Small-subunit ribosomal RNA, 5' domain from an uncultured bacterium, 525 nucleotides, folded computationally. The RNAcentral record of the full RNA draws on ENA and SILVA. Rfam family: Bacterial small subunit ribosomal RNA. The prediction has a mean pLDDT of 83.

Context: one part of a larger RNA
């Protein structure tokens, strides 16, 4: 001297940008953070229109006063059609987007290669192709158990739900032929045979059409794998290892592989540090230094890993499945005691922990995801806004004149000297401030649509008016004097200061230094 996700003490005017549990991966109240599609589908409800039909019957008309006609209104039921809403099936997405850094020293991650050992849903181009059937199970209806949480049972029904059968350009599978070709081995790859297996769904429209299906090949994304190098401390850790090293075979996987099995074989690692034991996420990057290094690793990005602890497989193209399931542990919590419920390391909150870190706030207006042909619905991702001088920046707290060098203060040799152009005082200014009026962009493709906001910003008016502190003055080190106090109280980052004149200790007047900040601690260079 620089830095900081800081803390602390004093002290505090604004504006912009940014950051804000570093501790107890400690427990969590509330409420919100993943949903949509009725243009897949059957139902169910609600309005509304027609038509049919039960019921009511009102003005009028007639009466022999008893009543007959008449049929408005009003209420219902049943088809049809139209508009809405949506519990269940079924599509697609909850594998993205958010958190957090527990674990892990490891192909985790950084870098640099390879897969002739592999997979990719939604996108993009491209080829063929969409015929004709069946049979369920929600939902619903009855019945039954249960304190609820739900859970059986029987009938019934639709589909782009789910099975069969044709058809197969093409795709696999096993055979046998020919050609090209790799840097290598298991091969690749092209044609061209005859065999076997494998497809599909429809719905909107009045209709042109359009959204979707099915098989392939391509492509583009995103992954999986494998190897090269790099990647903390400790030898007061020297010997580790039995699916452990290799082969053979069958199993598995998208795929290679002791990946896991049976059989053989005895190998594999290690002073170039294995193993063990501690520590720790890894990077782009910050931070500091002329570098070279050293220290980090908050925000941001790009990866891994978790998701109350442990295990586990389903579902899918895809799974560490945070707001999916199963088991068991440990907590909390409802119970009619017999059973049930739950997981904030999303956003806000709340307890605790600690020096110590925010609001149970607005809005989908942008940007970007998920579904949907769209309207649009959902988004606590995100933009905003609140809160904190936590940072970084920019501004003010007034400018010019003004010596009678005013009073006051403090000191003094008592003349004085200093605050001090400092202030009175006269002249001007309005940045902030208040008050009043105007008032955005951010919105695109023809229109609508702004949360933030009446914000920002422009205009007018008041009036120096709303605005300055902390530190420190022995020496390192810019800053001195005088009272107090007497090795006492106290000070201190080092030397060191105080025992009767202390420029080092209190305080008070000057002085320096920084400034909405100044000090102090911790840390790193």
């Nucleotide at each position: 001297g620089g830095a900081c996700g800081a803390a602390c003490g004093c002290u505090g005017g604004c504006g912009g940008c940014g950051u804000g549990c570093c501790u107890a991966a400690c427990a969590c109240a509330u409420g919100c953070a993943a949903g949509u599609c009725g243009a897949g589908c059957g139902g169910a409800g609600a309005c509304u229109u027609a038509u049919c039909g039960a019921a009511u019957g009102a003005a009028g008309u007639u009466u022999u006063c008893g009543g007959a006609u008449g049929g408005a209104u009003u209420u219902u039921g049943a088809u049809a059609a139209g508009u809405u809403u949506u519990a269940g099936c079924g599509g697609c997405g909850g594998a993205c987007g958010g958190g957090u850094g527990a674990g892990u020293a490891a192909c985790g991650c950084g870098u640099g290669a390879g897969c002739a050992a592999c997979c990719u849903g939604c996108c993009c181009u491209c080829u063929a192709c969409u015929g004709g059937g069946g049979a369920a199970c929600a939902a619903c209806a009855c019945a039954u158990c249960g304190a609820a949480a739900g859970a059986u049972g029987u009938g019934c029904u639709a589909a782009u739900a789910c099975c069969g059968c044709a058809u197969a350009a093409g795709a696999c599978c096993a055979c046998a032929g020919u050609g090209c070709u790799g840097a290598c081995a298991u091969g690749g790859u092209a044609c061209a045979g005859g065999g076997g297996u494998c497809a599909a769904a429809g719905g909107a429209g009045c209709a042109a059409u359009u959204c979707g299906g099915u098989a392939g090949a391509g492509g583009a994304u995103g992954g999986g794998c494998u190897c090269g190098c790099g990647u903390c401390u400790g030898a007061u850790u020297a010997g580790c290892u039995a699916g452990u090293u290799g082969g053979u075979g069958a199993g598995g996987u998208a795929a290679c592989g002791g990946c896991c099995c049976a059989c053989c074989a005895a190998g594999g690692c290690g002073a170039c540090g294995a193993u063990c034991a501690g520590u720790a996420g890894c990077c782009g990057g910050a931070c500091u230094g002329a570098g070279a290094g050293g220290u980090u690793g908050a925000c941001c990005g790009g990866c891994c890993a978790c998701a109350u602890u442990g295990g586990g497989a389903c579902u899918g193209a895809g799974a560490u499945a945070c707001g999916g399931c199963c088991c068991a542990g440990a907590c909390u919590c409802c119970u009619a005691c017999g059973g049930g419920a739950g997981g904030c390391a999303g956003c806000a909150g709340u307890g605790g922990g600690g020096a110590a870190u925010a609001u149970u706030g607005g809005g989908c207006a942008a940007u970007g995801g998920a579904c949907g042909c769209a309207a649009g619905u959902c988004u606590g991702a995100c933009c905003c806004a609140g809160c904190a001088a936590c940072g970084c920046c920019g501004c003010g707290u007034g400018a010019a004149g003004g010596a009678a060098g005013a009073a006051g203060g403090c000191u003094u040799u008592c003349g004085g000297g200093u605050u001090g152009u400092a202030a009175a005082c006269u002249u001007c200014u309005u940045u902030u401030a208040a008050g009043g009026g105007g008032g955005a962009a951010g919105a695109g493709c023809a229109g609508a649509a702004g949360a933030c906001g009446g914000u920002a910003c422009c205009c007018c008016u008041u009036g120096a008016a709303u605005a300055a502190g902390c530190c420190a003055c022995g020496g390192c080190u810019a800053a001195c004097u005088a009272c107090g106090u007497g090795c006492c109280a106290g000070c201190a980052g080092c030397c060191g200061c105080g025992g009767u004149a202390a420029u080092a200790c209190g305080u008070a007047g000057g002085u320096g230094g920084c400034a909405a900040g100044c000090g102090u601690u911790g840390u790193c260079c």